[in-house]
RNA sequence: GGCCCUAUGGUCAAGCGGUUAAGACAUCGCCCUUUCACGGCGGUAACACGGGUUCGAUUCCCGUUAGGGUCA
Numbered sequence: 001g002g003c004c005c006u007a008u009g010g011u012c013a014a015g016c017g018g019u020u021a022a023g024a025c026a027u028c029g030c031c032c033u034u035u036c037a038c039g040g041c042g043g044u045a046a047c048a049c050g051g052g053u054u055c056g057a058u059u060c061c062c063g064u065u066a067g068g069g070u071c072a
Base pairs, nucleotide, nucleotide: 001071002070003069004068005067006066007065010025011024012023018055027043028042029041030040031039048064049063050062051061052060
């Protein structure tokens, strides 16, 4: 340098054009407990960035950035 893959809460991770972006761990509050732990209920918190297509983009296209793989 060429090609391919990935980027979603603090972490892991589903979703792949439309309605509240699901879930787990973590965290916060309440309940339970003499207390802690465990358990139950609830809350907060996310689509890497810039353009384009579209009535509508986390999703499709182009580029950038970062990470990984492969070839030379």